[in-house]
Context: one part of a larger RNA
RNA sequence: UUGGGCGUAAAGCGAGUGUAGGCGGCUUAGCAAGUCGGAUGUGAAAUCCCAGGGCCCAACCCCGGAACUGCACUCGAAACCGUCUCGCUAGAGUCCCGGAGAGGAUGGCGGAAUUCCCGGUGUAGAGGUGAAAUUCGUAGAUAUAGGAAGGAACAUCAGUGGCGAUGGCGGCUCACUGGACUGAUACUGACACUGAGGUACGAAAGCUGGGGGAGCGAAGAGGAUUAGAUACCCUCGUAGUCCCAGCCGUAAACGAUGGGUGCUAGGUGUCACGGGCAUUGACUCCCGUGGUGCCGUAGCUAACGCAUUAAGUGCCCCGCCUGGGGAGUACGGCCGCAAGGCUAAAACUC
Repeated sequence: UUGGGCGUAAAGCGAGUGUAGGCGGCUUAGCAAGUCGGAUGUGAAAUCCCAGGGCCCAACCCCGGAACUGCACUCGAAACCGUCUCGCUAGAGUCCCGGAGAGGAUGGCGGAAUUCCCGGUGUAGAGGUGAAAUUCGUAGAUAUAGGAAGGAACAUCAGUGGCGAUGGCGGCUCACUGGACUGAUACUGACACUGAGGUACGAAAGCUGGGGGAGCGAAGAGGAUUAGAUACCCUCGUAGUCCCAGCCGUAAACGAUGGGUGCUAGGUGUCACGGGCAUUGACUCCCGUGGUGCCGUAGCUAACGCAUUAAGUGCCCCGCCUGGGGAGUACGGCCGCAAGGCUAAAACUC
């Protein structure tokens, strides 16, 4: 708990979809629940307020008025809100043409490199480091050229380039498939926005079952370094990393910035599409729409900075914060095979 806030001080759910709810464009005629006005009834007395009076005054008391901001009923108004209704096209969506893209998922294919294996050449070292050693090598290593196997990742192109809701996505290619964008009419006619719960998605690590295993490599072993060295460096190396099926549901899941919509100087790059001048044509130049960067005005900000991709200025909806520690913990509940996740305190203390 009225409020004030949420880029960095506490605070935007990891992110989509969507239920309830909230909220919602222009316009015609009605209705009258909300709303507004009037009348009536009621709103006990006391109290509060105003005027007068009584105790010497006051407190107190008495009397009168007002008020009791409310409720009920009734009459009326129709701008707003609601509801119903005639319409509209500026929001939203559909149809069509077009180009861009590592968007998703399936199968196939490719070359470079590492490793292992086979035989050839060849001989004493190789490897590794700050220096070494562990290690490999005369049972022929390293090197070199040829062949073969297997797994994983795709150099250059490559770019504050592109695509995607987030996570994320990068060799080539066939068929499958989602979204965005440009340009033009035509069509529907508010169908919109947000979204408590719910629910599909969600890096890495981890888990279950089955495969696979080249390189790398937690754990582990050894060699060094060191006072020590459960490390940094080196040699090995198991899970794992890869595939299929199923879990887990967390991250500095970050722009540390929720979504939608309107308005508010410019300059300059770049990506996609379109238009204009010109031209045989490609450029160049000018303009529009949509993305993505940098700089910057007003404004904002504690400052840093943000600044038409807002952290400016309005409106709508959701989430969240409320001193530090205890603690994202205990307990309980739900979920999970487990690891654990989600929800989430208090005592005490400063």
Molecule: small-subunit ribosomal RNA, central domain
Organism: uncultured prokaryote